[in-house]
């Protein structure tokens, strides 16, 4: 001294990126991407930095393995521009309907189990009237309740009085009451009605009966002519307004792959046998 083994060391790797924000950059925040691959704590009036790849605390793998910078292709995304189309609202401006009248055409309805048409009454109203329900009213009747004494009656026990029979007064209670309070049954009074009788009036385009009479009636849709409104909806259709989405082509960052150059690094110790 190369190759090999073994055991340290520097050192590497546990992801990047774009959007937002910010003088700027990191993180915390949303999204895309990648790998066999960390973990706790704190952090938008925020946490760290001005040239670093956030802060603080641990962990795990590989280990002299690499690793940093550049161009370049190829690519998944964002960003910005770009607008074909696309759909939304509001009006504008045309045509035509929508409205009246003839005619004319086609389904279907209804009618001799009786149409249109005429006549009457009922449903509707409005005024009296007869009730009837509810409301309020307490003069009257009528129920209730009501008096420690000062209201009556009747008064147990007790009290006075008599020699005694027997007389008195009289609390409680229990009856009855009075003034007052309650009730709203009656009768009255006054209001209201998804209510009723009866009377007179109005009113009848809807429905229902009922008389007369005996053959068509009523609507919707189409299409011609002729008129009238074009205020308002209705259909078309034109040109723009405004919102909202958004293809192509295009700048611009780019995760990720892959080449290419270029920097730095490729150390230490032992052991083997050449």
């Nucleotide at each position: 001294a190369a190759c090999g083994g073994u055991g340290c060391u520097a050192g590497g790797c546990c992801g990047g990126g774009c959007g937002g924000a910010u003088g700027a950059c990191c993180c915390u925040c949303g999204c895309c991407u990648g790998u066999c691959a960390c973990g706790c704590c704190a952090a938008a009036c925020g946490g760290g930095u001005c040239g670093u790849u956030g802060g603080g605390c641990g962990g795990g793998c590989c280990g002299a393995a690499g690793c940093c910078g550049g161009a370049a292709a190829g690519g998944c995304g964002g960003u910005c521009a770009g607008g074909a189309c696309c759909g939304g609202a509001a009006g504008c401006g045309c045509c035509g309907g929508u409205c009246c009248c003839a005619c004319c055409c086609a389904g279907a309805c209804u009618g001799u189990c009786g149409a249109u048409c005429c006549c009457c009454u009922g449903u509707c109203c409005c005024u009296c009237u007869u009730g009837g329900u509810c409301c309020c009213g307490a003069c009257c009747c009528g129920g209730g309740u009501g008096a420690a004494c000062c209201u009556g009656g009747u008064c147990a026990g007790g009290c006075c009085u008599u020699g005694a029979c027997g007389g008195g007064a009289g609390c409680a209670g229990c009856c009855a009451u009075a003034a007052g309070c309650c009730c709203a049954g009656g009768a009255c009074g006054g209001g209201g009605c998804g209510u009723u009788u009866g009377a007179g009036g109005g009113g009848u385009c809807g429905c229902a009966g009922g008389g007369a009479g005996g053959a068509g009636g009523a609507a919707c849709g189409g299409g011609u002519g002729g008129g009238g409104c074009u205020a308002g909806c209705c259909g078309g259709c034109g040109a723009g307004u405004c919102c909202g989405g958004g293809a192509a082509c295009g700048a611009u960052c780019c995760a990720c792959u892959u080449u290419c150059c270029g920097g730095c690094g490729c150390g230490c110790a032992c052991c083997c046998a050449u």
The prediction has a mean pLDDT of 79. Archaeal signal recognition particle RNA from a Candidatus Woesearchaeota archaeon, 274 nucleotides, folded computationally. The model forms 90% of the base pairs in the Rfam consensus. The source organism's lineage runs through Archaea, Nanobdellati and Candidatus Woesearchaeota. The gene name in the source record is ffs. It matches the Rfam family "Archaeal signal recognition particle RNA". Rfam links the family to the GO terms signal recognition particle, plasma membrane targeting and SRP-dependent cotranslational protein targeting to membrane, signal sequence recognition. The family's RNA type in Rfam is non-coding RNA gene. On this family, see Rosenblad et al., Nucleic Acids Res 2003: "SRPDB: Signal Recognition Particle Database". The sequence is in RNAcentral, with records from ENA.